[in-house]
Context: one part of a larger RNA
């Protein structure tokens, strides 16, 4: 390197957007560069086959014939790939008329509860644990009424529901905006698919200088139990942080551990969004397109399982994988403020 593979064995890049590059609908015409025959030419000789000789035999050699090519000139043929104008509507896109939605950015607003703070009215414990005790309370606490402050999240609706490319997204209005879906079937005429490099988006947690801090809380303090030993389970307290905004970081069981797109392959049953049919009808029922789940045949798989949301028949690209440590580590580039990420070996070793 072939070849075989990536759901759990190694192996799908977190996502997307798209370059160059591969690969690409129907039906005709040209052309004839891929392709394919045929003719010539030439591929030196030894080597290689294959026949037939010479050393006794073989190796070794002679002799005759073949083979050998991404070769050149030429003729041709034209089916498929290409190439060139020209058509085409079944892919793909506009446009028209509906429709669902936590999609996204921003601002405005609203109750609940928690936590302080002020007032009333009350008396001795309160809170905690498996018990406890630190703690907090006679300078009047817990519980209990009103009033006031500030944050952060948003009970019920809520669903194996819905929307986003993933990361995600859930109080209400508003104001901007992305995408989907379905009906008919107007238009444009393959513009379409994948995508190396590129760009963008990307949780939590971190980071840099501003603000904010209710409640929860890494790190710390202190109580206590366990125990050998307890630097931790439990309590009580509490700092970064969680929260806004500018802007870095680019990683995660970023998972369906399953990369994109196309078409084809048996039913069943639930739900979420159209829309047609039938009816006296929103309902039920039929039938249809998108979407999300559950069983199941046929086929796959080591085996569980998968099964029209394939891991089942096939086809295009494109990421990766090639025994276990060493090691996602060392050097080095690149990226970062750093922490660090990317790319990423090898000596030894079983």
């Nucleotide at each position: 390197c072939u070849g075989g593979g990536c759901g759990u064995a190694a192996a799908g890049a977190g996502c997307g957007u798209g370059u160059a590059g591969g690969a690409g609908g129907c039906a005709a015409u040209a052309c004839a560069a891929g392709u394919u025959g045929g003719a010539u030419g030439u591929g030196a000789a030894a080597u290689c086959u294959c026949u037939u000789g010479g050393c006794u035999u073989a190796a070794c050699u002679g002799g005759g014939a073949g083979a050998a090519g991404u070769c050149g000139u030429u003729c041709a043929a034209g089916a498929c790939u290409g190439u060139a104008g020209a058509g085409c509507u079944a892919g793909a896109g506009u446009a028209u008329g509906g429709g669902a939605g936590a999609g996204g950015u921003a601002a405005u607003c609203g109750g609940a509860a928690c936590u302080c703070c002020g007032g009333g009215a009350g008396u001795a414990g309160u809170g905690g644990u498996g018990a406890a005790a630190u703690a907090c309370g006679u300078a009047g606490a817990u519980a209990u009424c009103c009033g006031g402050a500030a944050g952060a999240a948003c009970a019920c609706c809520a669903g194996a529901g819905g929307c986003g490319a993933a990361a995600g997204c859930g109080g209400a209005u508003u104001a901007c905006u992305g995408g989907c879906c379905c009906a008919a079937g107007a238009c444009u005429g393959a513009c379409a698919c994948u995508g190396a490099g590129a760009c963008g988006c990307g949780a939590a947690a971190g980071c840099c200088a501003g603000g904010g801090u209710a409640g929860c809380a890494a790190a710390c303090g202190g109580g206590a139990u366990u125990u050998a030993g307890a630097u931790a389970c439990c309590c009580u307290g509490g700092u970064a942080g969680u929260c806004c905004a500018c802007g870095c970081u680019g990683u995660a069981a970023a998972c369906g551990a399953u990369g994109a797109a196309u078409a084809c392959u048996a039913g069943g049953u639930g739900u979420g969004g159209g829309g047609g049919g039938a009816c006296u009808g929103a309902c039920c029922c039929c039938c249809u397109c998108c979407g999300u789940g559950c069983c199941g045949c046929a086929g796959u798989u080591a085996a569980c399982a998968c099964a029209a949301u394939a891991a089942g028949u096939a086809u295009u690209c494109c990421a990766c994988c090639u025994g276990g440590g060493g090691a996602g580590u060392a050097c080095g580039g690149c990226c970062g403020c750093a922490a660090g990420g990317u790319u990423g070996a090898a000596a030894c070793u079983c």

Annotation:
This is a predicted structure of a 350-nucleotide part of an RNA (small-subunit ribosomal RNA, central domain) from an uncultured bacterium. The coordinates come from a structure-prediction model, not an experiment, and the mean pLDDT is 87. It matches the Rfam family "Bacterial small subunit ribosomal RNA". Rfam links the family to the GO terms ribosome and structural constituent of ribosome. RNAcentral holds the full RNA, with entries from ENA.